[in-house]
About this RNA:
A computed fold for a 103-nucleotide RNA from Paracoccus amoyensis, annotated as TPP riboswitch aptamer (THI element). Model confidence (mean pLDDT): 78 of 100. The model forms 92% of the base pairs in the Rfam consensus. The organism belongs to Paracoccus, within Bacteria. The sequence was found by an Rfam model in a public genome assembly. Its Rfam family is "TPP riboswitch aptamer (THI element)". Its family is annotated with thiamine pyrophosphate binding in the Gene Ontology.
RNA sequence: AUCAUUCCGUUGGGGUGCCCCGUUCCGGGGCUGAGAGGCCAUGCGCUAACCCAUCGAACCUGAUCCGGGCAAUGCCGGCGUAGGGAACGGAGAGUGUAUGUGC
Numbered sequence: 001a002u003c004a005u006u007c008c009g010u011u012g013g014g015g016u017g018c019c020c021c022g023u024u025c026c027g028g029g030g031c032u033g034a035g036a037g038g039c040c041a042u043g044c045g046c047u048a049a050c051c052c053a054u055c056g057a058a059c060c061u062g063a064u065c066c067g068g069g070c071a072a073u074g075c076c077g078g079c080g081u082a083g084g085g086a087a088c089g090g091a092g093a094g095u096g097u098a099u100g101u102g103c
Base pairs, nucleotide, nucleotide: 001099002098003096004095005094007090008089009088010087011053012052013051014050017031018030019029020028021027022026037047038046039045040043059084060083061082065078066077067076068075
């Protein structure tokens, strides 16, 4: 010095499961998690919070998968160096098993 990260702005992507009880339209409660919310016009709709945005495991496919465990469930691990997957700008104070150059 560059890059990345932290911070700011705007934009975009994503998921919302498994059970128990009841008066089963709906309401209450439990489990894991960052997040299991609300609204209706009930559409793969809108919106809040949360997470993620290419150095991309946020999230999807594989998957009505495999092993373990649980009251049960992507609950945990494998699969996974697999395939897909959404971004630009700004500021300089810090940080870095990052890169280059000079002394």